The prediction has a mean pLDDT of 82. The RNA shown here (small-subunit ribosomal RNA) has 1470 nucleotides and comes from an uncultured Gammaproteobacteria bacterium. The sequence is in RNAcentral, with records from SILVA.

[in-house]
RNA sequence: AGAAUUUGAUCCUGGUUCAGGAUGAACGCUAGCGGCGUGCUUUAGGUAUGCAAAUCGAACGGCUCGUCUUCGCAAGAAGACAGGCAGUGGUGGACGGGUUAGUAAUAAACAGGAACGUACCCUUUUCUGAAGAAUACCCCGGCGAAAGUUGGGCUAAUACUUCAUAAUCCCGCAAGGGGAAAGUGCUUAACUGCACGGAGUUGGAGCGGCCUGUUUCCUAUCAGCUAGUUGGUAAGGUAAUGGCCUACCAAGGCGAUGACGGGUAGGGGGUGUGGGAGCAUGACCCCCAACAAUGGGACUGAGACACGGCCCUUACGUCUACGGACGGCAGCAAUUAGGAAUCGUCGGCAAUGGGGGAAACCCUGACCGCGCGACGCCGCGUGGAGGAUGAAGGCUCUCGGGUCGUAAACUCCUUUUGACAAGAAUGAAAUAAAUGACAGUACUUGUAGAAUAAGCCGCUACUAACUACGUGCCAGAAGUCUCGGUAAUACGUAGGCGGCAAGCGUUAUCCGGAUUCAUUGGGCGUAAAGUGACGUGUAGGCUUUUCAAUACAUCCCGUUUUAAAUACCGAUGCUCAACAUCGGCGCUGGACGGGAGAUGGUUGGAAUUUGAACUUUUUCGGGGCAACUGGAACUUUUGGUGAAGCAGUGAAAUGCGUUGAUAUCAAGAGGAACACCGAUGGCGAAGGCAGGUUGCUAGGAAACAGUUGACGCUGAGACUCGAAAGCUAGGGGAGAGAAGCAGAUUAGAUACCUGCGUAUUCCUAGCCGUAAACGCAUGGGUGCUAAUUCCUCGUCCCGCCUUUGGCGGGAUAAGGGAUGUAAGCUAACGCGUUAAGCACCCCGCCUGGGGAGUACGGCCGCAAGGCUAAAACUUAAAGGAAUUGACGGGGACCCGCACAAGCAGUGGAGCGUGUGGUUCAAUUCGAUUCAAAACGAAACACCUCACCAAGACUCGACAUGUGACUGCAAACCUAAUGAAAGUUGGGCGUCUUCGAGAGUGUCACAAAGCUGCUGCAUGGCCGUCUUCAGCUCGUUUCGUGAGGAGUACCCUUGAGUGGGUUAACGAGCGCAACCCCCAUCCUUUGUUAGAUUUUCAAAGGAAACUGCCCCGAUUUUACAUCGGGGAGGAAGGCGGGGACGACGUCAGGUCAGCACGGUGCUUAUGUCUUGGGCAACACACACCCUACAAUGGCGAAAAACAACGAGCCGCGAAACCGCAAGGUUAAGCAAAUCUCUGAAAUUUCGCCUCAGUUCAGAUUGGGGUCUGAAACUCGACCCCAUGAAGUCGGAAUUGCUAGUAAUCGCGAAUCAUAAGGUCGCGGUGAAUACGUUCUCGGGUCUUGUACACACCGCCCGUCAAAGCAGCAAAGUCGGCGGCGGCCCAAAUCCCGAUGUCACGUCGGGAUGAAGCCGAGGUCGGCGAUGAAGCUUAAGUCGUAACAAGGUAUCCCUAGCCGAAGCUGGGGAUG
Repeated sequence: AGAAUUUGAUCCUGGUUCAGGAUGAACGCUAGCGGCGUGCUUUAGGUAUGCAAAUCGAACGGCUCGUCUUCGCAAGAAGACAGGCAGUGGUGGACGGGUUAGUAAUAAACAGGAACGUACCCUUUUCUGAAGAAUACCCCGGCGAAAGUUGGGCUAAUACUUCAUAAUCCCGCAAGGGGAAAGUGCUUAACUGCACGGAGUUGGAGCGGCCUGUUUCCUAUCAGCUAGUUGGUAAGGUAAUGGCCUACCAAGGCGAUGACGGGUAGGGGGUGUGGGAGCAUGACCCCCAACAAUGGGACUGAGACACGGCCCUUACGUCUACGGACGGCAGCAAUUAGGAAUCGUCGGCAAUGGGGGAAACCCUGACCGCGCGACGCCGCGUGGAGGAUGAAGGCUCUCGGGUCGUAAACUCCUUUUGACAAGAAUGAAAUAAAUGACAGUACUUGUAGAAUAAGCCGCUACUAACUACGUGCCAGAAGUCUCGGUAAUACGUAGGCGGCAAGCGUUAUCCGGAUUCAUUGGGCGUAAAGUGACGUGUAGGCUUUUCAAUACAUCCCGUUUUAAAUACCGAUGCUCAACAUCGGCGCUGGACGGGAGAUGGUUGGAAUUUGAACUUUUUCGGGGCAACUGGAACUUUUGGUGAAGCAGUGAAAUGCGUUGAUAUCAAGAGGAACACCGAUGGCGAAGGCAGGUUGCUAGGAAACAGUUGACGCUGAGACUCGAAAGCUAGGGGAGAGAAGCAGAUUAGAUACCUGCGUAUUCCUAGCCGUAAACGCAUGGGUGCUAAUUCCUCGUCCCGCCUUUGGCGGGAUAAGGGAUGUAAGCUAACGCGUUAAGCACCCCGCCUGGGGAGUACGGCCGCAAGGCUAAAACUUAAAGGAAUUGACGGGGACCCGCACAAGCAGUGGAGCGUGUGGUUCAAUUCGAUUCAAAACGAAACACCUCACCAAGACUCGACAUGUGACUGCAAACCUAAUGAAAGUUGGGCGUCUUCGAGAGUGUCACAAAGCUGCUGCAUGGCCGUCUUCAGCUCGUUUCGUGAGGAGUACCCUUGAGUGGGUUAACGAGCGCAACCCCCAUCCUUUGUUAGAUUUUCAAAGGAAACUGCCCCGAUUUUACAUCGGGGAGGAAGGCGGGGACGACGUCAGGUCAGCACGGUGCUUAUGUCUUGGGCAACACACACCCUACAAUGGCGAAAAACAACGAGCCGCGAAACCGCAAGGUUAAGCAAAUCUCUGAAAUUUCGCCUCAGUUCAGAUUGGGGUCUGAAACUCGACCCCAUGAAGUCGGAAUUGCUAGUAAUCGCGAAUCAUAAGGUCGCGGUGAAUACGUUCUCGGGUCUUGUACACACCGCCCGUCAAAGCAGCAAAGUCGGCGGCGGCCCAAAUCCCGAUGUCACGUCGGGAUGAAGCCGAGGUCGGCGAUGAAGCUUAAGUCGUAACAAGGUAUCCCUAGCCGAAGCUGGGGAUG
């Protein structure tokens, strides 16, 4: 200090998340030691048991145990001493300890104040005399279960009462009045003395009570609150002021600077975090407050309305003999419940402190210690040095190695901690002695021995750290983005590595990062955000110049306070540290005193004129209101003319019309709106405002002079105005026209289109109060910051003319516009003197998206509804601007057999081939829009072969190697069996160096094999867009950037082809050319050819380039391009064809051509064999062939004319045989020589004569030939016979622009045989193209976009399903706090009665907690059902939005409709 995440990429806005620190923590895994801290955050829930407040005999009497003394014979009596027991009395139980319920001010913090109190302590001063009546204990009785209580009797005091005295005490102006006490111990012969007390009084210290100021959370969906309320007078009350209380009088008091109400909460010192400002927090420690089971109350006392006191109430609990009685752990331990969660029923008063006492001493769960818990902080250790064969083992591997790793083993050494043994503290106090819980502890020394001691989390990025295996959108991970669908560094495990370490992670919470509430330190044109007008204006905020005064703010100095602790700085002590102690600084604040006079403030001070306002003059305009009035158009009524249509649409229909429409003429009526002028123009605060005239009224501007003298700006609330629609009442109603009714369109059409048409639109009066109420989303005011130009309205000056006036030019003020230049700003777009620039003042508003401008509440409204305005829940984005693409039922330009113009077809038939489907034991597999389907397959009887059935083999059909065994070849011949493969025998045969050799065989292994899977792991190759003209780079330059320019513009081309121009200049891959074939010519060569004026073949070369001339076009000048014509030429404008295929796209195709990663099988998914299948057949599709005939068929004979090619396991002549397929025999030829090889269409002649035929040839029967082990499934061909469909083909669709289509035959590859396919070859040889509107595809530019998986995109709403949280709801249940009434406990006060009158008892009254009743409020729980919302993903219906989204979209409003939505009115351009 930042980072991840919206996008294909970019910049911005904006949220979400992470890395840091912290904790009274909890949970998971793990755990050696010590020190110092710390430990019920939840039920202020309930509690068994023990302890936590006593003490004093030197205040008092008594009872009792013991010892001693005296007396006594003894019993015993008296006394002394030392204990014990309860009682009277004193002091203390108001401290210490706990907790945080309540409390938003009766509290706290800080700073002050006056009308007070104070036991113990210090201090001043005075006094301490006399007398008396009781009572507890105790004794005797009574009641009661108990707790306890009661009657009678006796007694003491520092208990109680009275009297005396008294001040510098109290009251009072004074005079005067009032007013106290207690003794005890020691000592003395005694007086006395001493000590502790007692009473009054003075001052103090400390403590406490009261008052004031300032500050102290959220909420306005709490706006008015208050009756002792606010003040006064008088009396009362208190320690004391005061409505503290009472009576009377007055009517005040508080509040937008937030009263009152609601919610939450103890406050502070401090603590955490942060650079700071802040934000959050209030455990432990310290200070203050409040509370003590609930609520109320007083008593005692110096002090309480009292945690371990009293009375009452309520709830709960315990005991009970049922009559009653008792209790209060929020003290220390402990227990139970709750909870994620928090310890011992420990030791001691040794220290510190407290209470009592004269003291000794007693008491002290305060405190000091120990224990438990890694809860936190700090420290230490788990060993150190050497040690390579880099051991074994694990993991990995390219099999070589690498890594764990000097790590281990091993050698030497040390001993913290732990174990054992010995010693042993400080804490103890000025002092002789005694006194230590901790503790035989800390610590010290010694002994043995590496011995007793390492885990947790992570490893895709953020974020340090990577591999293997398993899994296969499963299991799982995840803080965020996300990971996982067969090669997961993201899951699980292992190895390795990284981080921290006796801990490590997770969860929760706070601060930070977050400048993401912005004072420091943000914004509002389009991202969230300027109110419709901020028009008028209140409070408030801000505010010209000069002088004077003041000193409130402000600033300076000093004093004081801001407790201590904490924090910081410096020391010191524990071995260090944590920790502790000491000293210092400081605590940003307050108060007081003194000063300064800049700035702000104040003045019941004085001036000035520039801001503001006003007067005068002139002028401007659809500014507003009211009245009167005009013409055009329209509808309607009446009449005339007139004749059959009119109207309407994409096309129609509904509708109107022979009862006379439309059209046309005349007259009348009616309502609404105002053409031209008219505009980028004017006015108004905005909404808005338009025929004319008049009246009333408001406003702006300018100019000269004058007046007032800061009178100003903004403006929360408030008031006013406010389009359209809508509402109420009354009018009016021509046209238009929601709703509605019809007609169309459509799958439907509640729409778009058409015909009618009500409300409405108009007027008057009132309401409503909203719009994209916008300037292309921009609050008001003031000042400043280059220009140019136009318009409107003024003033001044000049010039001209046709001189009441007009035109032009210049200057200036105001208003309205343009350009977008300079600067500046902006995320960009853009803004730019009319700022979105530079500054100041004031107001409004914003803080991720959705839920939602919704619910509830309140206010307004007749209603519709408006204003104000949340939360639960959900989500990681939503959004702005710009970029590149893609797309558009957007635009412009251009091209292509793309359409059009033509020719021939396909689609109908039969057959062939392929595919789908079906079938089957198997019908092996792949290819599926163009770009699969006569495709892989340039050839399926076996083989091929991958499929099926059956039979066999297992180191195997094939390659290499290792180990063990075998001293045996293998091959060949043969027998049995078998369908074959194979299995089992027999025979023959036998290398050699004699070995442990080569080889073979057997067994075992490394491995072999697989047309098994994955083309979505791949290479290579191929298809396609596309032979389309594109795709990029370097430098430079523009832009924050993605990116752009270059490559855009104009002309041109088949072409990013070329030229011109230009912030570009060049270059690359493509185009073209270079290569091959054909057409012409030349040269050379010449076998096998023989054309000898050189055909043909081979090799090499020439030629064509718009090169030449003319005209025209491109703004035409040109060396560029195009068009037309000409010359020359074999060929003329790329001469024709081929090969050649940019960057890339389609996860296109191929693991079955081949190769290859991974994976699967290994007596089988491998290998061999026989047979079958790939050839099936209701059907569908694709591509051919043959036809349907006369431009033909058949026959005959004759006549012609090719080219490319192939040939030795071959081509095969001639001859003979066969009707033929073919056979026999056989020449020639490894081929310009021989053969295949007779080309066919064509030409000539004859027949057929329009028929299912002498067309067509399928199908079937019979007989044959050839190939081949083998033609049954399942070959081709020949002969005879048979003779199907079919008479030119629906919707639709294909090819072709010239030697092309069409038509005719020939050859080759594959191949034993087998072409209707494929690849080639030549023969004959057309028609048509006006043209680019349309269809398809493509290119360039531009535009819109909510698309980027890119329109086969995105996306809206209803309905159906599941889940979730919230709203309303008849009601129901509960909490809270007041009000009224009833009834009133204890207690206090008052009155009365009574008695043994200090006091008590009884009765009554006032106040009075709880309780009961009532009305209303507020908050919450549940709730049938209802209406919305969100999420899910696979449903249903449509297609509303994004492109002109197919009716441009959106806003307000009204009506309507399954739903998105549609329509009307007004508005916006986003």